Predicted 3D model of a 74-nucleotide RNA (transfer RNA) from a bacterium.
It matches the Rfam family "tRNA". Rfam's curators write: Transfer RNA (tRNA) molecules are approximately 80 nucleotides in length. It is annotated as a transfer RNA.
The prediction has a mean pLDDT of 81.
The sequence was found in a public genome assembly.
RNA sequence: GGGCGGUUAGCUCAGCUGAUUAGAGCGACGCAUUUACACUGCGUAGGCCAUAGGUUUGAAUCCUAUACCGCCCA
Numbered sequence: 001g002g003g004c005g006g007u008u009a010g011c012u013c014a015g016c017u018g019a020u021u022a023g024a025g026c027g028a029c030g031c032a033u034u035u036a037c038a039c040u041g042c043g044u045a046g047g048c049c050a051u052a053g054g055u056u057u058g059a060a061u062c063c064u065a066u067a068c069c070g071c072c073c074a
Stems, first nucleotide, its partner, number of pairs: 001073007010026004019057001028044005050066005
């Protein structure tokens, strides 16, 4: 330098062909339970989807550029 894949909650990841206002598990916090802790049950908070443009009535999703991570080739 070329090719491919990835970037979504604190962590690990879904969200596949554009449309009810983005979800799960773990974790955090609160309540119940316990003498207490743990386990368990219920609930709460936490994300403008890497960044910037474009297409569209509508974009996490499609297109372009950039940044970062990984793999392969030279």